Transfer RNA from Rubritalea squalenifaciens, 75 nucleotides, folded computationally. The organism belongs to Rubritalea, within Bacteria. The RNAcentral record of the sequence draws on ENA. The prediction has a mean pLDDT of 81. Its Rfam family is "tRNA". It is annotated as a transfer RNA. The same sequence occurs in records of 2 taxa.
């Protein structure tokens, strides 16, 4: 420089065109003589950035940023 993956809750991830979920953590609340464990439930998301397509993007092109990895050039 080139070329591939990967960016989604606080942390690890699902969803692959029809309006976003799961575990963990957190709160709350029940249980207990207290805690932890279990159990019920709440809140947490401009889906890396900007445009495109399309009735309708997290998703599908494009660029462009970030991180990994691979290839090459070489002063």
């Nucleotide at each position: 420089g080139c070329c591939g993956c990967u960016g989604u809750a606080g942390c690890u991830c699902a969803g692959g065109g029809g309006u976003a979920g799961a575990g963990c953590a957190g709160c709350u609340c029940a249980u207990u003589c207290g805690u932890a464990a279990c159990g019920a439930g709440c809140a947490g998301g401009u889906c890396g950035u900007c445009g495109g397509u399309u009735c309708g993007a997290g998703a599908c092109c494009g660029a462009c940023c970030a991180g990994c990895g691979g290839c090459u050039c070489c002063a």